[in-house]
RNA sequence: CGAGCCGGCUAAACAGUCGCUGCCACGCAUGCCGUGGUAGAGGAAAGUCCGGGCUCCACAGGGCAGAGUGCCAGGUAACGCCUGGGGGGCGCGAGCCUACGGAAAGUGCAGCAGAGAGUAGACCGCCUAAGAACGAAAGUUCCGGCAAGGGUGAAAGGGUGCGGUAAGAGCGCACCGCGCUGGCGGCAACGUUCAGCGGCAAGGUAAACCCCACUUGGAGCAAGGCCAAAUAGGAACCCGCAUGGCGUGGCCCGCGUCGGGUUCGGGUAGGCCGCUGGAGGGCGUCGGUGACGGCGUCUCGAGAUGAAUGACUGUUCACGACAGAACCCGGCUUAUCGGCCGGCUCGCUCU
Numbered sequence: 001c002g003a004g005c006c007g008g009c010u011a012a013a014c015a016g017u018c019g020c021u022g023c024c025a026c027g028c029a030u031g032c033c034g035u036g037g038u039a040g041a042g043g044a045a046a047g048u049c050c051g052g053g054c055u056c057c058a059c060a061g062g063g064c065a066g067a068g069u070g071c072c073a074g075g076u077a078a079c080g081c082c083u084g085g086g087g088g089g090c091g092c093g094a095g096c097c098u099a100c101g102g103a104a105a106g107u108g109c110a111g112c113a114g115a116g117a118g119u120a121g122a123c124c125g126c127c128u129a130a131g132a133a134c135g136a137a138a139g140u141u142c143c144g145g146c147a148a149g150g151g152u153g154a155a156a157g158g159g160u161g162c163g164g165u166a167a168g169a170g171c172g173c174a175c176c177g178c179g180c181u182g183g184c185g186g187c188a189a190c191g192u193u194c195a196g197c198g199g200c201a202a203g204g205u206a207a208a209c210c211c212c213a214c215u216u217g218g219a220g221c222a223a224g225g226c227c228a229a230a231u232a233g234g235a236a237c238c239c240g241c242a243u244g245g246c247g248u249g250g251c252c253c254g255c256g257u258c259g260g261g262u263u264c265g266g267g268u269a270g271g272c273c274g275c276u277g278g279a280g281g282g283c284g285u286c287g288g289u290g291a292c293g294g295c296g297u298c299u300c301g302a303g304a305u306g307a308a309u310g311a312c313u314g315u316u317c318a319c320g321a322c323a324g325a326a327c328c329c330g331g332c333u334u335a336u337c338g339g340c341c342g343g344c345u346c347g348c349u350c351u
Base pairs, nucleotide, nucleotide: 001347002346003345004344005343006342007341008340009339010338012316013315014314015313016312017311018310020040021039022038023037024036025035026034027033028031042322046333047332049331050330051329052328053327054220055219056218057217066216067215068214069213070212071085072084073083074082075081086100087098088097089096090095101211102210106209107208108205109204123150124149125146126145127144131142132141133140134139158176159175160174161173162172163171177200178198179197180196181195182194183192184191185190224273225272226271227270234264235263236262237261238260239259244258245257246256247255248254280299281298282297283296284295285294286293287292317320
C1' cells in the first nucleotide's frame, strides 16, 4: 500500500422566527385561558417470533393428550437468548456456520439409472479344483463356484498390501480405519502418540410417524379498576285509587292518559387511574477467561388518546439511509446513505 476478519461508537451541524404535547411558576377573565420557563422518538420505536413483569379468569393432588425444546458447563427474573467449551463442516488465515439425543424398539418413504436400494445382488466378467457326460488327448458341455475387475447411481456389506485359492473372499495376517472394555486427562460434553478385546456390525431419512429426556394453565393495557349526567327500565317506602293525579307554555272547558313523589343500586355518554422511577442509566472499583455479578457514588432522560416531537429562513459540509413511541422490560430477526475508533489476518514492496 492492497485485500479481508472481529468488536464498539455515531446517525449532518449551528442560529433565528412561528407552532404542537407534558410538567412547573405567575396572572385573572377560572377558561380544555393567557404569559414565561423547561423537557420532548430509535438503533432498530418495525416484525410481533420467543421470554418475563403487571392484570383478570381458572385451579385439591396425580396422570394423559397437545405444544415446545434437544452436545456440555455457566449467566440470567426468564428464554428458543447470551458467554465459555466440545464434536462436525468451510476458509491459506484472522475467523465464520452448525435443531448437534436415538436408525441393532417398531412403522413408513425414496424420481432416474441399474442385475441388485437392503436379514441385498450377478448384467459384463473371472474360475473349472471336486462331481457328471463326451473325447485317445487337448478340450467342450452340464452341475456349479466367486464378488477381485468393469458398469449404474447421490449412495452398492471398510481401505492398502502380502499370503491363500481353481478363481476368489477378513478366509488368514500386518498397517490404517471402526466398535467395545479398562486406564489416564477433563465438573461435563469429549479427548487420548496408552493397554486389551472384536474380523468388523448389515446403507440413507427422525424441521417423517415414533421412542427417550426436560419444560409447559388461558387471555391480554380495548388487561383491569374508580367516579358518574340525560333517557329508558328496576327495587324499596310513602301518597292517591278517580268529585283524583299527570300532560296539553298561565287559567277554565274539552281532549288524552293512569299514576305521582322520595331514596337506592346496576349501567351508557363523559372523566380519572393503570402511565412510566425501572430486573433504569453514567462513572469508578472488586470478583470472573467471559456472559455477568457485588459494592460505592452521581443522575432522572417522552407519556399522547384524533393522538405532540413540525414548518420556514440563513450559513456551512463529506449533501444526509432505514424509519415514528402508545403498559413496561430482556432478547432474536429484518431494514439501513455514510462516517469514526480499536484489535487482528493474508499478500506485495522498501529499509